[in-house]
RNA sequence: CUGCCCGUAGCACAGCUGGAUAAUGCAUCAGACUCCGACUCUGAAGAUCGAGGGUUCGAAUCCCCCCGGGCAGG
Numbered sequence: 001c002u003g004c005c006c007g008u009a010g011c012a013c014a015g016c017u018g019g020a021u022a023a024u025g026c027a028u029c030a031g032a033c034u035c036c037g038a039c040u041c042u043g044a045a046g047a048u049c050g051a052g053g054g055u056u057c058g059a060a061u062c063c064c065c066c067c068g069g070g071c072a073g074g
Base pairs, nucleotide, nucleotide: 001073002072003071004070005069006068007067010026011025012024019057028044029043030042031041032040050066052064053063054062
């Protein structure tokens, strides 16, 4: 320098033939249970999807460019 892959809640991930309230687990908080905890059960909050721009009626999902990580080649 070139090519490919990845970047979604504190953490791990799903969703990528565009349709719209972004799913789930762990963790967190509250309640139930308990003498108190733990376990268990119930509920809640939490991400506008790496940044910016574009296409579109509509973008996490397509396109461009940048940033970060990984792999391969030179």
Annotation:
Predicted 3D model of a 74-nucleotide RNA (transfer RNA) from an Oscillospiraceae bacterium. Taxonomically the source falls in Oscillospiraceae (Bacteria, Bacillati, Bacillota, Clostridia). Model confidence (mean pLDDT): 83 of 100. It matches the Rfam family "tRNA".